[in-house]
């Protein structure tokens, strides 16, 4: 720090996904040991049982039991009494705590919190400090005991008693209030102090100690004292309460809220300010800087992530807040509206004698539910703290410790050294070997933890009713002080230390296709299943199981959720908006935000300095402790902020002085389809009238509908209506924008340009808001030619509710008035500066020339097109920015759902405007590149079309191939490029197939072991269809050192076979595009890339063939050449089996000779646009010529470039994996491959006179040929047959070449044409011609008269026609195929069309590439959403009614101890209960609001291998889109 995923590739936009860190976590798998943390995120849901706040006797009264012990009585085991338990327990009065700690987060968007100030508006027990005081009385009351009422909680009479409890009275100040006078501050409100006089207010004692002075007098008592209390000031400290400035969540589909409201006066209340409350007055406050409603949430310090800014997050441990079932309330008290306190309403539970009552774990453990999930009904007050208490000392689930969870961070072990026969075992394997792997074993050691045995702290300081010893004091109380001793540990016999034995007890989990580190083998077969994400999986999965093997990380390791990153993917740091998502359709302006040059001032901002605070913890640094680490324990620094105090004046800000360059004003001549009204022209069109004229007109791709003999179209004249305004017209003009176009007047808005006179920053922008605003549409009213949605004919078509015609209605015109949207586009918001230029065109203006139109040159404004830098993903954009900057607004954040739903707000409506979720997908999308295509263009080839010849397709046979059939009709090829193809030869064989018999080491290969002499082999016999079996006789082979050993035959084991499967696993061959010009590379240039250049262009050729020319310059495969046969030649070479010119011979080149000739064979020459003329760019080349046996590649062949098409073949051969091993190997016989209603390819013979039959004659070439050609001769009509002569072949055979020419016959008809079927009778070939050869002869004599549609082949020695040959082959189904001659045409204007290709070029949403792609109804199935008649639950508030507990106010005839008066009764003062009454929770009724749920039925979306129907869009997509 990035990486994957859109595409053939590329660049870019943008999402999705991963890699990181973290977690109070849960699950899975698996766990050795320790330390230190940590644990109910869910149900603030209910709770059983335990404990969690008690304490003081030194505040007071009062006061047992149980047992013990003694003694009494006796029924000897009871009873009673003392005294000890004991001033003990328990309970009561009164203090003080219970308002701390301890739990939780429900509520709360709030002065709650955080942060920093104010309180001159204030309070504060216990603490400390200083000062005064603590006189002197009274009266009741629990406890107790007696008794009532009840189940029970508990209540109630009566009677007694104490206090540090309660209540009068004195005394009182620097305390409070009221008042006189004054000084300082001050927020001007008011405070601090100092002074004068006046009111009002207090207390309580307990313990110890002493006898000086008084009284009883040992001793005590008042009194002293000593301590702790009490009372009344000050001061502090500590904790609080009010308050102010700033921050502190989200939704504007929440825009208004608000009557105690907002102010004042008075006045009550509070510890205090205050509408905190009441009365009165006034009528204010709050709000777009988000009032107010809603929804969520307890907030910091801090945790987590981040480079950082931020984003997230508020467990643990701290700070503050709110809460204790739920609401209400208040009492006590320094504090509480009080977790373990009270009243009262209400759910709940529970106890009840049914009358009544009692409860609150969000305390520590537990339970029970809920939930993915979260401890033990431990110890113990030793420590820390806290509460009483004078002290011991009690209490303390705070706490300190243990115990359970790997929930988490640290640490530490499961051994270390040596050890190759690289064991064995496993996987793998090309069978060689590799890998597990020094890993094991084996040898030598070590002892961590765990385990067994003994030792063994530190945590303890303090305190103390004990000893001892110094102060102070009257004092041997008391209190202080100091030293030593003794007491005190929950954790626990722990930590740690020795010592024993012993490698011994201690490794797992995930990964392993890319991202990611790691790689193979089996199994399964789009199933099973993985999957973050792209994707794997259909018979060779490095992706699924499993194994081996490797990678990581380790007591853990995946896996699941979350949050931060990465995400610059919300962009203050740090992003967009012409086409990727984004500029409002335009203007004009409120708020707001920004703004020119100057002066002189403040000091908000801004900058320095200082001080305070920013809590402690954390987190960084630096040091200690624990063996280390986590852990913690000291120091430092950090804390970006917030206030005060100084200062500084540059820039921004407020005020002020000025100026003119921005902005307006004014003057002047000009330009315009810039707006509104009136007014008017002339064209056309239709339409009436009338003439004139006759059959048609329209109209189309052709047509039909329409229109016209009732006179249409067409022509003339007239009229009438409307609408629009031809040319001019122009990337011309004007208007913000939409828009504006005959002409004229009238009113009227804006720019521009000149001048330079005035004002002086008046100024850009613009959130709401307000105005214009095509077209369609909407409303009332006019108008209606032309045109034309809807609708109708009438064509089109597979249908046509379209396209194409004929008509036509709303509209379009016009007024008033709505709607307010368009691809309202330059898809480019407005305003300002700044940055090279060139060229046009409109307005204005200047200058020079010029008499003058004009010209030319500068300048201002508009408006185009080309460019420079820059920019930009690329297209582009580029003084009219998309550049470089400043200032404002608007917008946007994957596609899809959706510009939809629902709510609001506009509108007559129709819809506008704002504006979203479930759901799903992994993409969607720009811009550019190469290919494909296109019913795009453009050029150019090809027997491609055309011109022609001959056919194909009709008959009939042959053949193959479909289908059928069949026991099997083996298998393969399926458009060109499968169908006379594999097959250049299926009766048995072949042969793969079918039946039926057999053989299992095997018909065939090799290699081991063992056996084997009458053995392996052979023939003869029987059985049998053969293989096969039997089994009589016969009988070996090489080599030897004579033992034996090859070899052959048996046995058994490795193994052999397979035309079994996959041509979609493969070599390797072949088909094809196509003999088409092509296809490519290296440098270099050009582009972010992908490419692109070269190969493009102009000429030219068969040819990317050559030549020019160019950012290209070379090369490569291919083209062409070199090879082959042919065509011509040679004073060239060889002549035998070839040839014979001239000699001689002869029926015959037969034979002598000869080697000239043809001819064979070898080598040579010949042709190269070389020459000439023309054209042509002085090229390349074409065009004509010569001259040649051939002339522009002479003709014909071999030769097939990157590639395509998963073509074609595992059945030619190899081969990989599967499959099969008494069979899917092999032997054998028979059968099948030759079936037959059918259809299709390819092919022969024909249909006949350019003919058929007969005689006669003539003239080739390639070839073959000894298991073979086979010749004179003879027999057979013949196929043949006997026969065997020659000849391994320029010698002899095959061998007759046929058409052809001569001559006759036939005379146009199913025949003297055709020959098919069929009978018969033969031949030959082979074991064998029945299924199932071929041929011969007689006999028979079909169909067929030249072929629908539609199709094939040929451009010259070619079409057509004619016969010969060969392979293979026993023979043949061959009419096939492959070659060879013979005879030998016609036709090509041309390139517009069909195909089929090649270049260039353009469109593209195709790239599996148009057989593409891809919309939408409709039908099925899931999903999630709206809407709905209602139906059910929350919430908040409003009216109004009923009102609990209480506070407060009023009464208070009832009733009262302290105080007054009074002898007493009684009476007063003061309370009090009780009533009354305001507030007042819960509840009840009402009508509405609000949110969520649910709904028959209902809408559209969305998804979903293979469903309907259609072709809408992507090429001119076949109606350009939209």
């Nucleotide at each position: 720090a990035g990486a994957g995923u859109u595409u053939g590739a590329u660049c870019c936009u943008g999402g999705c996904u991963c890699a990181g860190a973290g977690u109070g976590a849960a699950c899975g798998c698996u766990g050795g040991c320790g330390g230190c943390g940590u644990g109910c995120c869910u149900a603030a849901c209910a709770c059983a049982u335990g404990c969690a706040a008690g304490u003081c006797g030194c505040a007071c009264g009062a006061g047992a039991a149980c047992g013990c012990u003694u003694c009494a009585g006796c029924u000897u085991g009871c009873u009673g009494a003392a005294g000890c338990u004991a001033g003990u327990a328990a309970a009561g009065u009164g203090g003080c705590g219970c308002a701390c700690g301890g739990g939780u987060g429900a509520g709360u968007a709030a002065c709650g919190c955080g942060u920093g100030g104010g309180u001159a508006a204030c309070c504060u027990a216990c603490c400390u400090c200083c000062g005064a005081a603590u006189u002197g009385g009274g009266g009741a009351u629990a406890a107790c005991a007696u008794u009532g009422c009840g189940a029970a909680a508990g209540c109630g009479a009566u009677g007694c008693u104490a206090a540090u409890a309660c209540c009068g009275a004195a005394u009182g100040a620097u305390a409070u209030c009221c008042u006189u006078g004054g000084c300082c501050c001050u927020u001007c409100g008011g405070g601090u102090c100092c002074u004068u006089g006046g009111a009002u207010c207090a207390a309580a004692g307990a313990u110890g100690g002493c006898c000086u002075c008084u009284c009883c007098a040992u001793g005590g008592a008042a009194g002293c004292u000593a301590u702790c209390g009490u009372u009344u000031g000050g001061a502090g400290a500590u904790g609080g309460g009010c308050u102010c400035g700033c921050g502190u969540a989200c939704c504007a589909u929440u825009a208004g809220c608000u009557u105690g409201u907002u102010g004042g006066u008075a006045g009550g209340g509070u510890a205090a300010u205050g509408g905190c409350c009441u009365a009165c007055c006034a009528a204010g406050g709050c709000u777009a800087c988000g009032a107010u409603g809603g929804u969520u949430a307890g907030c910091u310090g801090g945790u987590c992530u981040g480079a950082g800014a931020g984003g997230a997050u508020g467990a643990u441990c701290a700070g503050c807040c709110a809460c204790a079932c739920u609401g209400g309330g208040a009492c006590u008290g320094a504090g509480a509206u009080a977790c373990g306190g009270c009243c009262c309403a209400g759910a709940c539970u529970c106890c009840u004698a049914c009358g009544g009552g009692a409860g609150g774990c969000a305390g520590c453990a537990g339970u029970a539910g809920g939930g993915a999930a979260u401890c033990u009904u431990g110890c113990g007050c030793a420590a820390u703290g806290g509460g009483c208490g004078a002290a011991a000392g009690c209490c303390u689930g705070a706490c300190g410790c243990a115990g359970c969870a790997a929930c988490g961070c640290c640490g530490c072990g499961u051994g270390a050294g040596c050890g190759a026969a690289g064991a064995a075992g496993g996987c793998c394997u090309u069978c060689g070997g590799g890998u597990u792997g020094u890993a094991a074993a084996g040898c030598u050691c070590u002892g961590u933890c765990a385990g067994g045995g003994g030792g063994a702290a530190a945590g303890a300081a303090g305190g103390c009713a004990c000893c001892u010893g110094g102060g102070u004091u009257a004092a041997u109380a008391g209190c202080c002080c100091a030293a030593g001793g003794g007491c005190u540990g929950a954790c626990g016999g722990u930590a740690c230390c020795c010592c024993c034995a012993a490698a011994g007890g201690a490794a797992g989990c995930c990964a392993c296709g890319g991202c990611u580190a790691a790689c193979u083998a089996c199994g399964g077969g789009c199933c099973a299943g993985c999957a973050g994400c792209c994707g794997c999986g259909g018979u060779a999965a490095u992706a699924c199981g499993u194994a081996g093997g490797u990678g990581g990380c380790a007591a853990g390791c995946g896996u699941u959720g979350u949050c931060c990153g990465g995400a610059a993917u919300c962009a203050u740091u740090g992003g967009g908006c012409g086409u990727a998502a984004a500029g409002c359709g335009c203007g004009c302006g409120u708020a707001g935000g920004u703004g020119g040059c100057u002066u002189g001032u403040c000091a908000g901002g801004u900058c320095c300095g200082a001080u305070g605070u920013g809590a402690a913890a954390u987190u960084c640094u630096g040091g200690g402790g624990c063996u280390c680490a986590a852990c913690u324990c000291c120091a430092g620094g950090c804390g970006u902020g917030c206030a005060u105090c100084g200062g500084a004046a540059a820039c921004c800000g407020g005020c002020u002085u000025g100026c003119u360059a921005g902005a307006g004003u004014c003057u002047g001549g000009g330009a315009g389809a810039g707006g509104a009204g009136a007014g008017u022209g002339g064209a056309a069109u239709u339409c009436c009238u009338g003439g004139u004229g006759u059959a048609g007109c329209g109209g189309u791709g052709a047509a039909a509908u329409g229109c016209g003999u009732a006179g249409a179209u067409a022509u003339c004249a007239g009229g009438a209506g409307g609408a629009a305004c031809a040319c001019c017209g122009g990337u011309a003009g004007c208007g913000a924008a939409g828009g504006c176009g005959g002409c004229u007047c009238u009113c009227u808005g804006g720019a521009a340009c000149a001048g330079u006179a005035c004002u002086g920053a008046c100024a850009c922008u613009g959130a709401g808001g307000c105005g214009c605003g095509a077209a369609a549409g909407c409303u009332g009213g006019g108008g209606g030619a032309g045109c034309g949605a809807a609708c109708a004919g009438g064509a089109u078509u597979a249908g046509a509710u379209a396209c194409c015609c004929u008509g036509g209605u709303a509209g379009u015109c016009c007024u008033a008035g709505c709607c307010g949207u368009a691809a309202a586009c330059g898809a480019u918001g407005g305003a300002c500066a700044c940055u090279a230029g060139g060229u046009g065109u409109c307005g204005g203006g200047g200058g020079u020339g010029u008499c003058g139109a004009c010209u030319c040159c500068c300048u201002c404004g508009g408006u185009g097109c080309c460019g420079a830098a820059g920019c930009u993903a690329a297209c582009g954009c580029a003084u009219u920015a998309a550049g470089u900057g400043u200032c404002c607004c608007g917008c946007c954040u994957g596609g899809g759902g959706a510009g939809u739903a629902c709510g609001g707000c506009c509108g007559c409506a129709a819809g506008g405007c704002u504006a979203a979720a479930a759901c799903u997908c992994a993409a969607a999308g720009g811009a550019a590149u190469u290919g494909a295509c296109g019913g795009g263009g453009g050029c150019c080839c090809g027997c491609a079309c055309a011109a022609g010849c001959a056919g194909u397709g009709g008959a009939g046979c042959a053949u193959g191939u479909g289908g059928u059939u069949u026991a099997a009709u083996u298998c393969g090829a399926c458009g060109c490029a499968a169908c006379g193809c594999g097959a250049a030869g299926a009766a048995c064989c072949u042969u793969a197939c079918c039946u039926g018999g057999g053989c299992u080491u095997g018909a065939c290969a090799u290699g081991u072991a063992c056996g084997u002499g009458g053995u392996a082999g052979g023939a003869a016999u029987c059985g049998g269809a053969a293989a096969c079996g039997u089994g009589c006789c016969c009988g070996a082979c090489c080599c030897u050192u004579c033992g034996g050993g090859g070899a052959g035959c048996g046995u058994a084991c490795a193994c052999a076979g397979g035309u079994g499967g996959u041509g979609c696993a493969u070599g390797g061959c072949u088909g094809u595009c196509g003999u088409c010009a092509g296809c490519u590379c290296g440098u270099g240039u050009c582009g972010u890339g992908a490419g692109a250049u070269g190969u493009u262009g102009g000429g030219u050729u068969a040819a990317g063939u050559c030549c020019c020319g160019c950012a290209a310059c070379g090369a490569g495969c291919g083209c062409a050449a070199c090879c082959c046969c042919u065509g011509u030649c040679c004073u060239g070479a060889u002549g035998u089996u070839g040839c014979c010119a001239g000699c001689a011979u002869u029926u015959a080149g037969u034979u002598g000779g000869g080697u000239a000739c043809u001819c064979a064979u070898c080598g040579g020459a010949g042709a190269c646009u070389g020459c000439c003329g023309g054209u042509g760019a002085c090229a390349a080349a074409c065009c004509g010529g010569a001259g040649g046996a051939a002339g522009g590649u002479g003709g014909g062949g071999a030769u097939g470039a990157c590639g395509u098409c998963a073509a074609g073949u595992c059945a030619u051969c190899a081969u990989g994996c599967c499959c099969u091993u008494u069979a899917u190997g092999u032997c054998c016989a028979g059968g099948g491959c030759u079936a037959c209603a059918c259809a299709c390819g390819u092919g022969c013979u024909a249909c006949a006179a350019u003919g058929g039959c007969c005689g006669g004659u003539a003239c080739a070439g390639c070839g073959g040929g000894c298991u073979g050609c086979g010749a004179u001769a003879c027999c057979g009509c013949g196929a043949g047959g006997u026969g065997g002569a020659g000849c391994g072949a320029a010698u002899c055979c095959c061998u007759a070449a046929a058409a052809g020419c001569c001559g006759g016959u036939c005379u146009c008809a199913g025949u003297u044409c055709g020959g098919a079927u069929u009978g018969g009778a033969g031949u030959c070939u082979g074991c064998a011609a029945c299924u199932c050869g071929a041929c011969u002869c007689c006999a028979u004599g079909a169909a067929g008269g030249c072929g629908g549609a539609a199709u094939u082949g040929c451009u010259a020695g070619u079409a057509a026609u004619c016969g010969c040959g060969a392979a293979u082959c026993a023979g043949c189904a061959a009419c096939g195929u492959c070659g060879c001659g013979g005879u030998g045409a016609a036709u090509a204007c041309g390139u517009u069309c069909c195909c089929g290709g090649g270049c260039c070029u353009u469109g593209u949403a195709c790239a599996c590439a148009c057989c593409g792609c891809c919309c939408g109804u409709c039908a099925c199935a899931c999903c999630a959403c709206g809407a709905a008649a209602g139906c059910c639950a929350g919430g908040a508030a409003c009216a109004c009614c009923c009102g609990a507990a209480g506070c407060c106010g009023g009464u208070g005839g009832c009733u009262u101890a302290a105080c007054c008066c009074g002898c007493a009764a009684g009476g007063g003062a003061g309370g009090g209960a009780g009533c009354c009454g305001u507030c007042g929770a819960a509840g009840g009724u009402g009508g509405g609001c609000u949110u969520g749920g649910u709904g028959a039925u209902u809408g559209g979306g969305g998804u979903g291998a293979a469903g309907u129907c259609g072709u809408a869009a992507c090429a001119a997509g076949g109606a350009a889109c939209c």